Description:
Model confidence (mean pLDDT): 85 of 100. The part of an RNA shown here (small-subunit ribosomal RNA, 3' major domain) has 476 nucleotides and comes from a metagenome. The full RNA is in RNAcentral, with records from SILVA. It matches the Rfam family "Bacterial small subunit ribosomal RNA". Gene Ontology terms of the family: ribosome and structural constituent of ribosome.

Context: one part of a larger RNA
RNA sequence: UGACGGGGGCCCGCACAAGCGGUGGAACAUGUGGUUCAAUUCGACGCAACGCGAAGAACCUUACCUGGGCUUGAACCGCACAGGACCAUCUUUGGAAACAGAGACUUCCCGCAAGGGACCUGUGUAGAGGUGCUGCAUGGCUGUCGUCAGCUCGUGCCGUGAGGUGUUGGGUUAAGUCCCGCAACGAGCGCAACCCUUACUCGUAGUUGCCACCCGCAAGGGGGAACUCUACGAGGACUGCUCCGGAUAACGGAGAGGAAGGUGGGGAUGAGGUCAAGUCAGCAUGGCCUUUAUGUCCAGGGCUACACACGUGUUACAAUGCGCGCCACAAAGCGUCGCGAACCCGCGAGGGGGAGCUAAUCGCAAAAAAGCGCGCUCAGUUCGGAUUGCAGUCUGCAACUCGACUGCAUGAAGCCGGAAUCGCUAGUAAUGGCGCAUCAGAACGGCGCCGUGAAUACGUUCCCGGGCCUUGUACA
Numbered sequence: 001u002g003a004c005g006g007g008g009g010c011c012c013g014c015a016c017a018a019g020c021g022g023u024g025g026a027a028c029a030u031g032u033g034g035u036u037c038a039a040u041u042c043g044a045c046g047c048a049a050c051g052c053g054a055a056g057a058a059c060c061u062u063a064c065c066u067g068g069g070c071u072u073g074a075a076c077c078g079c080a081c082a083g084g085a086c087c088a089u090c091u092u093u094g095g096a097a098a099c100a101g102a103g104a105c106u107u108c109c110c111g112c113a114a115g116g117g118a119c120c121u122g123u124g125u126a127g128a129g130g131u132g133c134u135g136c137a138u139g140g141c142u143g144u145c146g147u148c149a150g151c152u153c154g155u156g157c158c159g160u161g162a163g164g165u166g167u168u169g170g171g172u173u174a175a176g177u178c179c180c181g182c183a184a185c186g187a188g189c190g191c192a193a194c195c196c197u198u199a200c201u202c203g204u205a206g207u208u209g210c211c212a213c214c215c216g217c218a219a220g221g222g223g224g225a226a227c228u229c230u231a232c233g234a235g236g237a238c239u240g241c242u243c244c245g246g247a248u249a250a251c252g253g254a255g256a257g258g259a260a261g262g263u264g265g266g267g268a269u270g271a272g273g274u275c276a277a278g279u280c281a282g283c284a285u286g287g288c289c290u291u292u293a294u295g296u297c298c299a300g301g302g303c304u305a306c307a308c309a310c311g312u313g314u315u316a317c318a319a320u321g322c323g324c325g326c327c328a329c330a331a332a333g334c335g336u337c338g339c340g341a342a343c344c345c346g347c348g349a350g351g352g353g354g355a356g357c358u359a360a361u362c363g364c365a366a367a368a369a370a371g372c373g374c375g376c377u378c379a380g381u382u383c384g385g386a387u388u389g390c391a392g393u394c395u396g397c398a399a400c401u402c403g404a405c406u407g408c409a410u411g412a413a414g415c416c417g418g419a420a421u422c423g424c425u426a427g428u429a430a431u432g433g434c435g436c437a438u439c440a441g442a443a444c445g446g447c448g449c450c451g452u453g454a455a456u457a458c459g460u461u462c463c464c465g466g467g468c469c470u471u472g473u474a475c476a
Stems, first nucleotide, its partner, number of pairs: 001476002003473003007470007015460002019424005026315008034306002042053002064301007078125007089104006107118004129290002132288003138284002140279003143275001145273001150189006156165003169180003195267004200235007210224002213222003238261001241255005317417001321376006333364003338357002343352003383414001388409007430452007
């Protein structure tokens, strides 16, 4: 100087408390451990590994296993020699394919020629290749403490020195935020602001959007620029105003006006460092190892196994519910290798069909919960849907291992969950649906969007984490 303390003081945070909903029990989905296996590829391991890398494993992916092939090699490139065809394509034999064999077809440019060049093949060589090892040799990137309020520098001053001071103190703040004081005076990286979005108003603009008006059954047409909306610009909030407290300060409390009030809400933004944290399998890269194999091609299998254990989720256990009918109201997205309407067929998944749309124009598209009715009457049930049988649909070369979905049948566990434990302070939790990425197909996951919409916070004694000052220390 730090770090630590079941030392002290001050102060924060869904940290506790106050509330609401969960997890832990059930079934299933998914990840992991374990076990098994020819292989179940690899990595990630308290918070900060475990719906994580993976925004999508039937083949491919794929790195694993079994078997069959190749050896200058699947891709790149230098040199030497040989050849003018090889390759590709087609046919054919073997084969699971890769591949191997046979046949057909078969160069270009300069030049009279010799020859040279291009291209390709073969041989040889330097080399290539490696998702092989080392993240404790590294770059880059990332997680975490933590969006916590801290971390430093120049000069000066103090100290033999390590170092201190500044940065401590009195107030205050979300903040090392600001004020005052002070052997300090200044400054930098952080904080804040500048950026995006949302909430209000105005201006400009008016199609594909809008409709106060007219025509029309409607689609639409005319007309309009008011309104909604769209997207560009401007304004608006600054403790600016009033009162009170405070030290006359910073600031705090109350109020007015206002769409919004004291950082308005949300996002982006992550200082110096810590964890030899994570990643050599995104990529790059030192060293080591490998070279007829640890490279490479192919077929099939595996990554999907299953006595079990854990994490994360989904669906439930019902009446604030379930089923059926009727009937409203979104936002944000996506679409030409695409979205695909009307109409017809099918109980349905879906099929036929092909209008329109490169999209404020057309389509995906129905929003669902809600509302209005009817049934069910507390029952393992008209709750719940696992499992299994049969019959189908779609994608795809191909759904056996191993896809999603549909119909009929089957109807398991489950009666609100022990110890324990998680999230959330407002348009939040809870609850309802919709979209997108990846993607041929394959979401209970991820990322977004809107609808409905709470309860509670006395307080800081306690648990956890953190900041500042101080104290002890046999720790560094």